[in-house]
C1' cells in the first nucleotide's frame, strides 16, 4: 500500500412562515410528538380472563458444557466437528453393541453380507473342494505397514499404528483433553427418519378484560339431563370445586363513552465487579397515545453522493406507532469510527 475479516455509531441540520394532535394554562402562550429496522408476525415474557387447585397418558417444543436473562429456540464463554494459510465462518452437536426402515445406478456381495476374474489341490476333461492377500465395480467392499505360517491365503499368529472397549492417573466446574496398562475386539452411512434418552410446556388474547349511561322481549321451538346427573376453555383419565343445569336455532335490543394506554424487567452518564454477556451503586432525564386515526407543507443556508475544469445541474434509501418489552429474520441510499489476520515494501 494492497487483499481479506469482524465490530460499533449516524440515519442530514440550522431558521423561518402556516397547519395538526396530546398536556399544561382564564387566555395570551409554552412544552412534547414515528425505526434501526417501527416490517415479518418467527420466538419468549410482562399483563389480563378462564372461580381455585393437583396427578398422569398423549401432544408438542428443545437438545454439547457452563454462565447471563423475567424468560427463550435469543445472548457471552469455552470443548468437539468441519471449511480456511490465517483472522475468522459454520454446526441437522445426545443415542446406530434396543429396535424397525432408507439408500438410485454399478457390483458376486452394501446388515451378518459375497465369490466376477484370479489364486490353490484333485482331475484326461467337464467338474468339485478351500480362499478373500491380489484385480474389478462403487461415494462407500468390514482395519493398515511389515513379517510368521500356508497346498494357496486369512488377525489364524507376531511386531508397529489407527479405531473401538475395559482400567489407572494427571488437568479442567463441567463438556472434555492428555499419559498408562489390559484386551485381537474392527461392531460402514442415516435419527430436519420411526424410535429410545434428558429437559421444558394449561389455553386464549388488548377486538384481553373492567366501569357507567341508554334501550330491548327476564321472548319463541326443539332436543339432552335431573345427584350412578349437569358444569368447570387444546385433547383422555384420576381427583377437586360448585350447582337443577346444559345444548343448538329463530327473532328482538345496543354497538355510545371512560379506562386499560404509556413511569418503564425504562432510558443516559458515571463508577465498581467480571475475560465476555451483564450485574450492583450514586446521580441526572420524562423522550408519541392516536381513535376515520395527529407527527405535516413551501422556503433559504448549509452538510451527503453523482456528473462536471469550473459556473452550475440533479440526487438524497428501506420505510412507518396503536398494550408493552427482551430478541431473531428480512429491506436498505450512504457517511464515519475502530480490531483483527495475509501479502509486499521502507526504516
Nucleotide at each position: 500500500u494492497g487483499g481479506g475479516u469482524u465490530g460499533g455509531c449516524c440515519a442530514g441540520a440550522c431558521g423561518a412562515u402556516c397547519g395538526c394532535g396530546g398536556c399544561a394554562g382564564c387566555a395570551a402562550u409554552g412544552u412534547c410528538g414515528a425505526g434501526g429496522a417501527a416490517c415479518g408476525u418467527c420466538c419468549g415474557g410482562g399483563c389480563u380472563c378462564c372461580a381455585a387447585a393437583g396427578a398422569g397418558c398423549a401432544u408438542g417444543a428443545u437438545g454439547g458444557u457452563g454462565g447471563g436473562u423475567a424468560a427463550c429456540a435469543c445472548c457471552c464463554a469455552c470443548u468437539c466437528g468441519g471449511g480456511g494459510u490465517a483472522a475468522c465462518c459454520c454446526g441437522c452437536g445426545a443415542g446406530a453393541a434396543a429396535g424397525u426402515g432408507c439408500a438410485a445406478c454399478a457390483g458376486a456381495a452394501a446388515g451378518c453380507a459375497g465369490a466376477c476374474c484370479g489364486c490353490c489341490a484333485c482331475g484326461c476333461a467337464a467338474g468339485u473342494g478351500g480362499u478373500a492377500a491380489g484385480g474389478g465395480u462403487g461415494a462407500a467392499a468390514c482395519g493398515g505397514u511389515g513379517g510368521u505360517g500356508u497346498a494357496a491365503g486369512a488377525g489364524a499368529c507376531c511386531a508397529c499404528c489407527a479405531g473401538c472397549g475395559g482400567u489407572u492417573c494427571g488437568g479442567g466446574u463441567a463438556a472434555c483433553c492428555g499419559a498408562g496398562c489390559c484386551g485381537g475386539c474392527u461392531a460402514g452411512g442415516u435419527a430436519a427418519a420411526c424410535c429410545u434418552c434428558g429437559u421444558c410446556a394449561g389455553g386464549a388474547g388488548c377486538a384481553a378484560g373492567a366501569c357507567c349511561a341508554a334501550a330491548u322481549a327476564u321472548g319463541u321451538u326443539g332436543g339432552a339431563g335431573c345427584a350412578c346427573a349437569g358444569a368447570g376453555c387444546g385433547g383422555c383419565u384420576c381427583g377437586c370445586u360448585c350447582u337443577u343445569u346444559c345444548c343448538a336455532a329463530c327473532g328482538g335490543g345496543u354497538a355510545g363513552g371512560u379506562u386499560g394506554c404509556u413511569a418503564g424487567a425504562a432510558g443516559u452518564u458515571g463508577u465498581c465487579g467480571g475475560u465476555a454477556a451483564c450485574g450492583g451503586c450514586a446521580a441526572c432525564u420524562c423522550c408519541a397515545g392516536a381513535u376515520a386515526g395527529a407527527u405535516g407543507a413551501u422556503c433559504g443556508u448549509c452538510a451527503c453522493c453523482u456528473c462536471g475544469c469550473a459556473a452550475g445541474a440533479g440526487g438524497c434509501a428501506c420505510a412507518a406507532a396503536a398494550c408493552c418489552c427482551g430478541g431473531c429474520g428480512u429491506a436498505u441510499c450512504g457517511g464515519c469510527c475502530g480490531g483483527c489476520c495475509c501479502a509486499u515494501c521502507c526504516g
Molecule: Bacterial RNase P class A
Organism: Actinomycetota bacterium